[in-house]
């Protein structure tokens, strides 16, 4: 340098073009002699940035940024 692929909550990851979610973590409560564990509830989002297509974009297209793999 070329090709492919990935980027979504604090972390790990889902989501057929049609309400953005789960687990863990955090917070509150219950339980417990205490910590931990367990149980219940709950907070948390610029879906990497910009633009386009569309009634509607995390998803499709273009440009840019970053990571990984392969080739050179």
């Nucleotide at each position: 340098g070329g090709c492919u692929u990935c980027c979504u909550a604090g972390c790990u990851c889902a989501a057929u073009g049609g309400u953005a979610g789960a687990g863990c973590a955090g917070c509150u409560g219950a339980c417990u002699c205490u910590u931990a564990a367990u149980c219940a509830g709950u907070u948390g989002g610029u879906u990497c940035g910009g633009g386009g297509u569309u009634c509607g974009a995390g998803u499709c297209c273009c440009c840019g940024g970053g990571g990984a793999g392969c080739c050179a």